RNA sequence: UGCAGCCAAGGUGAUGGGGUUCACCUUCAAACCGCCCUAUGGGCUGAUGACUCCUAGAUUUUG
Numbered sequence: 001u002g003c004a005g006c007c008a009a010g011g012u013g014a015u016g017g018g019g020u021u022c023a024c025c026u027u028c029a030a031a032c033c034g035c036c037c038u039a040u041g042g043g044c045u046g047a048u049g050a051c052u053c054c055u056a057g058a059u060u061u062u063g
Stems, first nucleotide, its partner, number of pairs: 009026005016054006034044004
C1' cells in the first nucleotide's frame, strides 16, 4: 500500500418525528428511489419495512 474477514459505528427500507424490532448496505459508496393500464399519457394506495405514540392532512359523527 492492496485484498479479505471481524468488531464498533453510521446509513437505507415511495412524504415528518419518538420508542421497540426486523431486513439490507458500508467506509464515501452502496442499500433505497410504490403499483396498475389502452403507457412519453392516464389512474390508485399509504405519513409504518412491522408494531405503537405524537404531529400534519383527509372523511364521518357527536358536543
Overview
Predicted 3D model of a 63-nucleotide RNA (Fluoride riboswitch aptamer (crcB RNA motif)) from an uncultured bacterium. Its mean pLDDT, the model's own confidence on a scale to 100, is 77. It was read from a public genome assembly, where an Rfam model found it. Rfam family: Fluoride riboswitch aptamer (crcB RNA motif). Gene Ontology terms of the family: positive regulation of gene expression and response to fluoride.